Notes: This is a predicted structure of a 100-nucleotide RNA (SAM riboswitch aptamer (S box leader)) from Flavobacterium agri. Rfam family: SAM riboswitch aptamer (S box leader). Gene Ontology term of the family: regulation of gene expression. The RNAcentral record of the sequence draws on Rfam. Its mean pLDDT, the model's own confidence on a scale to 100, is 88.
């Protein structure tokens, strides 16, 4: 890289570096952004899928290994259903476990 499962309206920021874009892809919308974003150290915090520890089981407790800390996965795009708002689904994508 591949397949399979589950999970994606909840949570969770300050210091430094850099400096012009970013917000997965195309396109449109909307936003974020010289009051310094996006990245990247640091520290720090969130969540509990793996993992430990109690437990019959439900769970509950820790936080090693993984991820996260603007907006639902920002949001539409394809099907359905609606007269619209607007809902459900699909697809992609992300993230964890397994897998060849």
């Nucleotide at each position: 890289u591949u397949c399979u499962u589950a999970u994606c309206c909840a949570g969770a920021a300050a210091g430094g570096a850099c400096g012009a874009g970013g917000g997965a892809c195309u396109u449109g919308a909307c936003c974020c952004u010289g009051u310094g974003a996006c990245u990247c150290c640091u520290u720090g915090g969130c969540a509990a899928c793996c993992u430990g520890u109690c437990g019959a089981a439900a769970g509950a407790u820790a936080a090693g290994g993984u991820g996260c800390c603007a907006a639902c996965u920002u949001c539409a795009a394809c099907c359905c259903g609606g007269a619209a708002a607007c809902g459900g689904g699909a697809u992609a994508g992300a993230u964890a476990a397994g897998u060849a």
The model forms 97% of the base pairs in the Rfam consensus.